[in-house]
Molecule: Bacterial large signal recognition particle RNA
Organism: uncultured Dehalococcoidia bacterium
RNA sequence: CCGUGCUAGACGGGGAACUAGCGGUGCCCUGUACCCGAGAGCCGCUAUAGCGGGGUCGAAUUCCGGCUCGAGGCUCUGACUUUCAGGACUGCUGUGGCAAAGCGGCGUUGAGGGCUGGGUCCUGCGCGGCGGAGAGCUAUGAACCCCGUCAGGUCCGGGAGGAAGCAGCGGUAAGUAGUCACCUCCGGGUGCCGCAGGGUUGCCUGGUCGGAGCUGGCUCGCCUCAGUAAGCUGGGGGGACAGUGUCGACAGUCGGUGCACGG
Numbered sequence: 001c002c003g004u005g006c007u008a009g010a011c012g013g014g015g016a017a018c019u020a021g022c023g024g025u026g027c028c029c030u031g032u033a034c035c036c037g038a039g040a041g042c043c044g045c046u047a048u049a050g051c052g053g054g055g056u057c058g059a060a061u062u063c064c065g066g067c068u069c070g071a072g073g074c075u076c077u078g079a080c081u082u083u084c085a086g087g088a089c090u091g092c093u094g095u096g097g098c099a100a101a102g103c104g105g106c107g108u109u110g111a112g113g114g115c116u117g118g119g120u121c122c123u124g125c126g127c128g129g130c131g132g133a134g135a136g137c138u139a140u141g142a143a144c145c146c147c148g149u150c151a152g153g154u155c156c157g158g159g160a161g162g163a164a165g166c167a168g169c170g171g172u173a174a175g176u177a178g179u180c181a182c183c184u185c186c187g188g189g190u191g192c193c194g195c196a197g198g199g200u201u202g203c204c205u206g207g208u209c210g211g212a213g214c215u216g217g218c219u220c221g222c223c224u225c226a227g228u229a230a231g232c233u234g235g236g237g238g239g240a241c242a243g244u245g246u247c248g249a250c251a252g253u254c255g256g257u258g259c260a261c262g263g
Base pairs, nucleotide, nucleotide: 001263002262003261004260005259006258009057010056011055012030013029014028015027020046021045022044023043024042034054035053036052037051063256064255065254066253067252068251072247073246074245076243077242078241080238081237082236083235084234085233086232089231090230091228092227093226094225096223097222098221101219102218103217104215105214106213113209114208115207116206117205118204119203120202121198122197123196124195125194126193127191128190130187131186132185133184134183136179137178138177139176140175146171147170148169149168154163155162156161
């Protein structure tokens, strides 16, 4: 140096989660790199960290380590976005109040203020009016038990004459109907009415003194109360963003690493 046969070892790896920890099954990323059995509120193990049974390769492109690169995952923070809640602060909207700067209104045809009279209002009296009632008046109105006159007829009488009295007629009582005016009584959401007295407040109106403001409708300002939730505060979610940290496949590169026999 070559050949043959062995051994170590290899026959995927990683992330999160789970776990005292390690590995597996399951999920995800990368990638194609043996088979069978069981295995998530699980299976096997103990820092030498899968178990049980088989198979292939096998000292190097295949094993081990360093360095570089870096798919991908995860934590945290920030920005962005979305959702829920809050209502101390700012903003916005409104109720009530204060003040009177601006506008407006009233005002020398006289503001605010003072004095004074009257009305509205209340009470009493009176007058009128309205409504009702009564009286009065008119009409009607009694077979008989109202009045007057009483035909006929009846009764008494010898007669003369007398008596009672129905109907009719006239009048009237109770009752019924009407009633402009006059009279009396009663009543009232009665009256540009009269007299007297009263009169807290509000309103209207007149006279007088005096001489320039008054008002609080709108805006601005201030206070309170209420609403809203744009800003703000807090919680949750999102992924294609940024940063930090962590793990890290594949790939590249550099190095390292047995045994036996024969030639």